Predicted 3D model of a 73-nucleotide RNA (transfer RNA) from Pelagicoccus sp. Its mean pLDDT, the model's own confidence on a scale to 100, is 82. NCBI's taxonomy places the organism under Bacteria, Pseudomonadati, Opitutia, Puniceicoccales, Pelagicoccus. It matches the Rfam family "tRNA". Rfam classes the family as a transfer RNA.
[in-house]
RNA sequence: GCCGCUCUAGCUCAGUUGGUAGAGCAACUCAUUCGUAAUGAGUAGGUCGUCGGUUCGACUCCGAUGAGCGGCU
Numbered sequence: 001g002c003c004g005c006u007c008u009a010g011c012u013c014a015g016u017u018g019g020u021a022g023a024g025c026a027a028c029u030c031a032u033u034c035g036u037a038a039u040g041a042g043u044a045g046g047u048c049g050u051c052g053g054u055u056c057g058a059c060u061c062c063g064a065u066g067a068g069c070g071g072c073u
Stems, first nucleotide, its partner, number of pairs: 001072007010025004019056001027043005049065005
């Protein structure tokens, strides 16, 4: 220098033909217990790496760009 993949909640990750964003763990609250843990119920938490474009509508399609990983030279 060229090519490919990844980026979504605090963490690990889902999310396929474009149609209001989810799970597990963690956190918090309540119940249970003499108390803690465990268990059960519930709550909160996200401008989907960034900036633009297409579209009535974008995590999803297109362009640019950042970071990480891998390959080739």